Overview:
This is a predicted structure of a 1486-nucleotide RNA (small-subunit ribosomal RNA) from Chloropicon laureae. Its mean pLDDT, the model's own confidence on a scale to 100, is 85. RNAcentral holds the sequence, with entries from ENA. Taxonomically the source falls in Chloropicon (Eukaryota, Chlorophyta, Chloropicophyceae, Chloropicaceae).
[in-house]
RNA sequence: CUGAGAGUUUGAUUCUGGCUCAGAACGAACGCUGGCGGCAGGCUUAACACAUGCAAGUCGAGCGGUAACAGGGGGUGCUUGCACCCCGCUGACGAGCGGCGGACGGGUGAGUAAUGCAUAGGAAACUGCCCAGUAGUGGGGGAUAGCCCGGGGAAACCCGGAUUAAUACCGCAUACGCCCUUUGGGGGAAAGCAGGGGAUCUUCGGACCUUGCGCUAUUGGAUGUGCCUAUGUCGGAUUAGCUAGUUGGUGGGGUAAGAGCCUACCAAGGCGACGAUCCGUAGCUGGUCUGAGAGGAUGAUCAGCCACAUCGGGACUGAGACACGGCCCGAACUCCUACGGGAGGCAGCAGUGGGGAAUCUUGCACAAUGGGCGAAAGCCUGAUGCAGCCAUGCCGCGUGAAUGAUGAAGGCCUUAGGGUUGUAAAAUUCUUUCAGCAGGGAAGAUAAUGACGGUACCUGCAAAAGAAGCCCCGGCUAACUCCGUGCCAGCAGCCGCGGUAAGACGGGGGAUGCAAGCGUUAUUCGGAAUUAUUGGGCGUAAAGCGUCUGUAGGUGGUGAGGAAAGUGUUUUGUUAAAGAUCAGGGCUCAACCCUGGGAAAGCAAGGCAAACUAUCUCACUUGAGUUCGGUAGGGGCAGAGAGAAUUCCCAGUGUAGCGGUGAAAUGCGUAGAUAUUGGGAGGAAGACCGGUGGCGAAGGCGUUCUGCUGGGCCGUAACUGACACUGAGAGACGAAAGCUAAGGGAGCAAAUAGGAUUAGAUACCCUAGUAGUCUUAGCUGUAAACGAUGCACACUAUGCUUUGCAAUUUGCAGAGCAAAAGCUAACGCGUUAAGUGUGCCGCCUGGGGAGUACAUUCGCAAGGAUGAAACUCAAAGGAAUUGACGGGGGCCCGCACAAGCGGUGGAGCAUGUGGUUUAAUUCGAAGCAACGCGCAGAACCUUACCUACCCUUGACAUUUGGUGCUACAUCCAGAGAUGGAUGGUCCUCUUCGGAGGCGCCAGGACAGGUGCUGCAUGGCUGUCGUCAGCUCGUGUCGUGAGAUGUUGGGUUAAGUCCCGCAACGAGCGCAACCCUUGUCUUUAGUUAUAAUCUAGAGAGACUGCCGGUGAUAAACCGGAGGAAGGUGAGGAUGACGUCAAAUCAGCAUGCCCCUUACAUCUUGGGCGACUCACGUGCUACAAUGGUCGAGACAAAGAGAUGCUACCCUGCGAAGGCAAGCUAACCUCAAAAACUCGAUCUUAGUUCGGAUUGCAGGCUGCAACUCGCCUGCAUGAAGUUGGAAUCGCUAGUAAUCGCAGGUCAGCCAUACUGCGGUGAAUACGUUCUCGGGUCUUGUACACACCGCCCGUCACACCAUGGAAGUUGGUAAUGCCCGAAAUCGUGCAUCUAACCUUUUAGGAGGAGAGCGCCUAAGGUAGGAUCAGUGACUAUGGUGAAGUCGUAACAAGGUAGCCGUACUGGAAGGUGUGGCUGGAUUACCUCCU
Repeated sequence: CUGAGAGUUUGAUUCUGGCUCAGAACGAACGCUGGCGGCAGGCUUAACACAUGCAAGUCGAGCGGUAACAGGGGGUGCUUGCACCCCGCUGACGAGCGGCGGACGGGUGAGUAAUGCAUAGGAAACUGCCCAGUAGUGGGGGAUAGCCCGGGGAAACCCGGAUUAAUACCGCAUACGCCCUUUGGGGGAAAGCAGGGGAUCUUCGGACCUUGCGCUAUUGGAUGUGCCUAUGUCGGAUUAGCUAGUUGGUGGGGUAAGAGCCUACCAAGGCGACGAUCCGUAGCUGGUCUGAGAGGAUGAUCAGCCACAUCGGGACUGAGACACGGCCCGAACUCCUACGGGAGGCAGCAGUGGGGAAUCUUGCACAAUGGGCGAAAGCCUGAUGCAGCCAUGCCGCGUGAAUGAUGAAGGCCUUAGGGUUGUAAAAUUCUUUCAGCAGGGAAGAUAAUGACGGUACCUGCAAAAGAAGCCCCGGCUAACUCCGUGCCAGCAGCCGCGGUAAGACGGGGGAUGCAAGCGUUAUUCGGAAUUAUUGGGCGUAAAGCGUCUGUAGGUGGUGAGGAAAGUGUUUUGUUAAAGAUCAGGGCUCAACCCUGGGAAAGCAAGGCAAACUAUCUCACUUGAGUUCGGUAGGGGCAGAGAGAAUUCCCAGUGUAGCGGUGAAAUGCGUAGAUAUUGGGAGGAAGACCGGUGGCGAAGGCGUUCUGCUGGGCCGUAACUGACACUGAGAGACGAAAGCUAAGGGAGCAAAUAGGAUUAGAUACCCUAGUAGUCUUAGCUGUAAACGAUGCACACUAUGCUUUGCAAUUUGCAGAGCAAAAGCUAACGCGUUAAGUGUGCCGCCUGGGGAGUACAUUCGCAAGGAUGAAACUCAAAGGAAUUGACGGGGGCCCGCACAAGCGGUGGAGCAUGUGGUUUAAUUCGAAGCAACGCGCAGAACCUUACCUACCCUUGACAUUUGGUGCUACAUCCAGAGAUGGAUGGUCCUCUUCGGAGGCGCCAGGACAGGUGCUGCAUGGCUGUCGUCAGCUCGUGUCGUGAGAUGUUGGGUUAAGUCCCGCAACGAGCGCAACCCUUGUCUUUAGUUAUAAUCUAGAGAGACUGCCGGUGAUAAACCGGAGGAAGGUGAGGAUGACGUCAAAUCAGCAUGCCCCUUACAUCUUGGGCGACUCACGUGCUACAAUGGUCGAGACAAAGAGAUGCUACCCUGCGAAGGCAAGCUAACCUCAAAAACUCGAUCUUAGUUCGGAUUGCAGGCUGCAACUCGCCUGCAUGAAGUUGGAAUCGCUAGUAAUCGCAGGUCAGCCAUACUGCGGUGAAUACGUUCUCGGGUCUUGUACACACCGCCCGUCACACCAUGGAAGUUGGUAAUGCCCGAAAUCGUGCAUCUAACCUUUUAGGAGGAGAGCGCCUAAGGUAGGAUCAGUGACUAUGGUGAAGUCGUAACAAGGUAGCCGUACUGGAAGGUGUGGCUGGAUUACCUCCU
């Protein structure tokens, strides 16, 4: 000094695993915004092209000199201060010769994967200027530029002649040291210049002396450079072999220097899985960013090294270059040209164009620091110092401070009260940093010299005066509301938001965060333990090679000794500076800068130690192996033999079928099948034993015998002496299918054919049937090759079963089960580990694309092995949990089936619905759970619909002002609403002030809406279902979701009760409490009576008693008693929840919509239509009946706008009159089926009553559309109803009537109640439907109306192949070959030196030639990239087509390998696996 997590897979959980976010950073860019200062930084792209200016010169104290300037001197003209001319005399100096420097400084990062860089070393070198030492610096010579003359050219520039100097050049002399050497000897230098000066000499210039600077030779140092070695230094093996100067030697050459550096010859080496070669990418480092660190990424600015200077090649000069602002040549490009020929190189500083998302001024100064030259003054310096531009970054400051509540106004929100903006503002008081104006004014400089500089800094002045934005506010993630929009517009980092109430879009208000900045984008590290050395994994999530042998490699038992490679420790050297860090200091602070200190790690060298590892030596026996004796075995290979069965053939007997299936058919059979008997042929396979039993490395191995052969185990003693383990490459083996060749072929059986099934059926089923299955010899090399578990060794509780050996017992080696500790995400594993450790190998890193493409390799082929990317998704996945579901299982229940009774479905009619029609046929309800439902009653009204006519503060409510013309009655017009007219001048109370009511007029707020949304809602309701369930608290178990309780054994109608139990209790449900009814008692009442009727209170029934069964329980069975017996019967009562179930049209209500209309009023119509279909009912089809006559018995209700008796009239409906009754009194009211009697006699009838006609009655304003009833007449269908389907278990079904509500009346055959008569059947739970519970599987959770696969069609995207085509790159062969070095050089030329001199020699130059070679050309290949008609695959895409392959036993269990086959999923054969449900058996355990 030091380590944080979150979101996202699911209904929920946990794990695995990816994606995403929060942090830091930046040479950044973009958007919005922008006050000041300090310090830094600023073409990351086109090493693209560059206009213009500048960036390297200097020395006259090296030289000959004098073009320009200035001074001086002289001369001429003379207008005495001007012009011209001359003199290098002086200061100076253009051009030139000469010296030094242009190899530094500055730029850039193209190339380069090693000729580089970093670190540590080394020996065979050179080094200008600099420092130190030693020794010299003597004497000669010949040229040449400039200048002058002449010539060529457009220019650049060039040629010739004459003349001249030097610190230019060349000999000679000398040689301490130097070099060479055969050790005798030989070789090689130099230059002067400036200042001063006594004597002497002088051609008057000097010589000479001295000082300084130079020069020569040499030694040493310093600095710099060259060379060599070791180690380190990116990715790709879909790059595995590379190399001929290549590796080494000898001779020669060459270099400053070692060397194949070069050359001739000789040898055949050298490098490489510890990754050569090839391809791609890249300057390297100090450092920088990030990180807890280890690491990862990076190499701007600053610093070190390297490389490059338009591209390619080359040398020259020089101490140093193969040279950015030098030369030559080739190439491209640009410019000039008189067309002959020339010139150029900003990757120096500025700047321009271009490229790009993007990166500055054609500034000032040499004042400082440094560099070059010079003796110096000085000159030069786009190095550098400064300034300018840019919020590009870091740091600092400011945009005011205090007080200030009526909490102003305005905005926004609101529950309308208020809240918030907000002490914020205003107002009052105060201050002046920064900016502004004015004045002063440094340091940087030791004498002079200041670009910066209108500097920093100080002082004064004025006024709050000039100075705040940006992102965000669904979660992650700090911060919330309103309006608009309406899956649109849009947002989005991930999850996701938006389909009419959006905290997620856009705007407003408000809030949070940061702040002269804020966001976004790109990139890097982090989080990511998500490549895991620190620090991960591989049974099921991705991941153990199919198995073994074994090479390299890695690892390796015990004891002793040696040495010291690793290791440890210590010392020395180095690790440049800067940076980082610590301390101190300087700018007011900080950023920034300065000074000093220290460490870590690395490398090298030396010393010490010797435990451990390696190494060497000597030993050992426990690891490993050998020998001996036993032993079990489907271990392997070869040969031989026997039996059962299928099929076929022959023969006999025998006759009509056989065979096959869910059912059939194809097929076989009267030419004699099947069946049966005998005989024969042939091939394949080995029942029983047989077993979680045996053997083998795995694949695999099963009749018997024989031969050969491998391995294991046990026992026993002896031997060897670490000989071991693992094992990349490599090799061997390796089911089934498949391939080649030759055989064989009984059965079975892909393909195929036929028959079925089916919507189809390229399937499942059936009948046939070929490859194949078998053998031999080869190939293939894959499987769910599985224990989905690599091999070896050691250690860590037990119990049980089993195989083999040994053994009195203890033992050893295998094969299994259950469990401990421990492990695991869980499931599970557990001495046969998935525990604890060691060694080695293999493999994994999100899903898909894909085990695909390309490439390589193996194969006869089929194919195998190795094995990507683009693109796309935010998941994919494991285990477990709760549900739901299953054409899974167990148990149980229900009028669920069965057993019965009666219906519906057929007829006619009623009624509701659909459909159709219509101006309208208002609307809703839709499987059960809509359809005699809302409607407990549509002629008008209702009424919501349609037509037509009106009205607009409205038919209805509140409020304001005015008014009192009201109400009511009559008349007229009109279909009516309404309009007009006439009469009429309101009512109640009063304290006389007024108040209230009811109207009318006017006006605005508002009314009104059966308009929309039941998917915004309340309330209410249906349904599962009166099913027995649904939960909670505490505890316990589990990482958790959750489980337990609630499961289990019994029992019940019941989660009812009992027992057991890590549960103990509790709640909502069940039951009971409530009502009715059945018996009795009692009391009271009554309109005649009360044992009886009514209605109050009680009693009674509780499995209480007995017997049996059961666990002695709960309970069940039977019995007694009792009116009633096991809930006595019926009703009310409906848990948690499900269906976005129904209802905005019953009511209420949010939002939206209409407002002279979607409101209101009125007339008429419609809701009643009518080819048809369905539901629910009524009446029937008749004799158990119809009709007629007679007679009997209820209950429960209703009644004042009412029920209506009696009586009269009418055939009757009804009418008239009229008593009673506000109802235990009166009335409706007759009950009907029934009983008795008569008649009908089986027929479309004396059944049935539809339909229709006529005539009436009643209600009502009104009866046509469209009421009910009566009488007469008419007299349809229908003779018991197909498939299918409904109700009902006892006072029930069936049947019979009665009453009520609604209501003027009634379409009521409906609904709700009431009583009368009154059955049959239930063996039972196999099946259908529904439900409950336990369990099981699941890829479902919107929950099977689920999920989901493949072809085809369409759109888009990416990729592969492809006849070709275009371009790049690096090589190879050949051709051509510039410049230059080198070699050669008797064309030719030639000052210095030599000589015996009209000249020759030495030496030099040199055309030409040779070697080598850049660029170029050409040939055939390699490789990479682009493009390509067509073609193939993949991916993605709200609602396309065909099927339904998978998930449940997914309806044929699925999957793996392989082969054939089919529109497609797929099917079938063969072998394998369980990652298959269910049932039974076996085995094992408890």